The part of an RNA shown here (small-subunit ribosomal RNA, central domain) has 349 nucleotides and comes from an uncultured prokaryote. Its Rfam family is "Bacterial small subunit ribosomal RNA". Its mean pLDDT, the model's own confidence on a scale to 100, is 88. The RNAcentral record of the full RNA draws on ENA and SILVA.
Context: one part of a larger RNA
RNA sequence: CUAGGCGUAAAGGGCAAGUAGGCGGAUUGGUAAGUUACGGGUUAAAUUUAGGGGCUCAACCUCUAGUCAGCUCGUGACACUGCCCAUCUAGAGUCAGACAGGGGAAGACGGAAUUCCCGGUGUAGCGGUGGAAUGCGCAGAUAUCGGGAGGAACACUCAUGGCGAAGGCAGUUUUCUGGGUCAUGACUGACGCUCAAUUGCGAAGGUGUGGGGAUCAAACAGGAUUAGAUACCCUGGUAGUCCACACAGUAAACGAUAAACACUAGGUGUUGGUGGAGAUAAUUCAUCAGUGCCGUAGCUAACGCGUUAAGUGUUUCGCCUGGGGAGUACGAUCGCAAGAUUGAAACUC
Numbered sequence: 001c002u003a004g005g006c007g008u009a010a011a012g013g014g015c016a017a018g019u020a021g022g023c024g025g026a027u028u029g030g031u032a033a034g035u036u037a038c039g040g041g042u043u044a045a046a047u048u049u050a051g052g053g054g055c056u057c058a059a060c061c062u063c064u065a066g067u068c069a070g071c072u073c074g075u076g077a078c079a080c081u082g083c084c085c086a087u088c089u090a091g092a093g094u095c096a097g098a099c100a101g102g103g104g105a106a107g108a109c110g111g112a113a114u115u116c117c118c119g120g121u122g123u124a125g126c127g128g129u130g131g132a133a134u135g136c137g138c139a140g141a142u143a144u145c146g147g148g149a150g151g152a153a154c155a156c157u158c159a160u161g162g163c164g165a166a167g168g169c170a171g172u173u174u175u176c177u178g179g180g181u182c183a184u185g186a187c188u189g190a191c192g193c194u195c196a197a198u199u200g201c202g203a204a205g206g207u208g209u210g211g212g213g214a215u216c217a218a219a220c221a222g223g224a225u226u227a228g229a230u231a232c233c234c235u236g237g238u239a240g241u242c243c244a245c246a247c248a249g250u251a252a253a254c255g256a257u258a259a260a261c262a263c264u265a266g267g268u269g270u271u272g273g274u275g276g277a278g279a280u281a282a283u284u285c286a287u288c289a290g291u292g293c294c295g296u297a298g299c300u301a302a303c304g305c306g307u308u309a310a311g312u313g314u315u316u317c318g319c320c321u322g323g324g325g326a327g328u329a330c331g332a333u334c335g336c337a338a339g340a341u342u343g344a345a346a347c348u349c
Stems, first nucleotide, its partner, number of pairs: 003321004007303002012317001014201004021194003025088003029084003033081002035077009049065006091191001092188005097182003103177007110154001115149007125136002162169002206247006216240001220236004258316006266294012298305002322349003331342004
């Protein structure tokens, strides 16, 4: 390369927007680039293939025939693809009506709890563990009551639930703001799908500057345990944890399952709509959009998946090709750094 693959064996990019590119709905007409038919030219000879001939055979030599196709020219064909004109509404979108939501940003407020401070009551312990000790406490702790300060997180509700592209999002409330769903009609008329490059977002931890610092807590110290114990347990405790701005750009960033569209038994929960029956109700039927469980066909190495597919197809992107060496070295790009991205080989089994 071909081919086969990517839930768990190697393999889906963390997620999105989106350029080039690839692919693309229905119906006329035109064109004839792709496509296709026929014919001409050319693709030297030798070689190769088939049949025959000549060296005693063979290799070898030689004659005849011919394929495969490529390029090019001419004349036709027009189903499909392309291009051009026109038309359409099933894809996509816009407007008008409702609806649900921890979607995002900024501000304000609230109560419980921890810690600390002040005061009252009160006295000898408290704390901690498997058991202890370090530690705190007669300079009055722990406990309890009242007051105050400050920071962080929002019990119950809470769900198999909701929202978001992913990361993620939860006290209450205000302002600003994104997206989604449903129903009916009108409108635009293929405006679509995917997406190298590029750009943006991106948990925790980390970095810079400035704040903040209640709790918890890497590092560190002490007490234990132990043969040792640079740990597990305990008492402390600094970065950090919080905020603003900037950087960083990685995760088991997981559904370990890329995006879009179409098709292919059902059953049963649940969330948000709509319509019918019912009484305006409970309830029930239908339907659309989500989210779970079970399961048919089918698929799968099995486990399992199964209209939310890992089934059946189409389009596009990303990725894999034995284990180790190694996500290392070198180079390059990015970064303040930590490091990130890209990413080998020798050797070895």